[in-house]
RNA sequence: GCUCUUAUAGUUCAAUGGAUAGAACAAGUCCCUCCUAAGGAUUAGAUCUAGGUUCGACUCCUAGUGAGAGCA
Numbered sequence: 001g002c003u004c005u006u007a008u009a010g011u012u013c014a015a016u017g018g019a020u021a022g023a024a025c026a027a028g029u030c031c032c033u034c035c036u037a038a039g040g041a042u043u044a045g046a047u048c049u050a051g052g053u054u055c056g057a058c059u060c061c062u063a064g065u066g067a068g069a070g071c072a
Base pairs, nucleotide, nucleotide: 001071002070003069004068005067006066007065010025011024012023013022018055027043028042029041030040031039048064049063050062051061052060
């Protein structure tokens, strides 16, 4: 330099183009307990950036950025 893959809660992962973006673990609050752990209830929390297509985009297209792999 070229090609391919990938980017979603703090972490690990979901989500046929139809939406209130979901789950587990983690975190906060409450209950329980003498206290802690365990258990139960509940709350908050995310689509890498900028354009484009579409009635509608996490999803499709383009460019960029980060990560990984291959070739030279």
Overview
A computed fold for a 72-nucleotide RNA from a Candidatus Moraniibacteriota bacterium, annotated as transfer RNA. Its Rfam family is "tRNA". From the family's description: Transfer RNA (tRNA) molecules are approximately 80 nucleotides in length. It is annotated as a transfer RNA. The sequence is in RNAcentral, with records from ENA. Its mean pLDDT, the model's own confidence on a scale to 100, is 80.